[in-house]
């Protein structure tokens, strides 16, 4: 150095048709059960790597980067 796929909550992840509340699991918070606690059970909270661009409107499109992995040389 070239390819080629990834970055999304504390962790793991889906999702792309551009608009609505960003789908879930783990974990946490509160509540309900219990003698307690576990296990079920309601509930709330929290995310779109960073910068420009297009567009009435970007997590999505277009670009530059940075970082991860895999190939290849």
């Nucleotide at each position: 150095g070239c390819u080629g796929a990834g970055a999304u909550a504390g962790c793991c992840a889906a999702g792309g048709u551009g608009g609505u509340c960003a789908c879930g699991g783990c974990g946490g918070g509160c509540g309900c059960c219990u003698g307690a606690a576990g296990a079920g059970c309601g509930u709330c909270a929290g995310a779109u790597g960073c910068g420009g661009g297009u567009u009435c409107g970007a997590c999505u499109c277009c670009u530059g980067c940075u970082c991860u992995c895999a190939g290849c040389a």
A computed fold for a 73-nucleotide RNA from a Pseudomonadota bacterium, annotated as transfer RNA. It matches the Rfam family "tRNA". By type it is a transfer RNA. The organism belongs to Pseudomonadota, within Bacteria. The sequence is in RNAcentral, with records from ENA.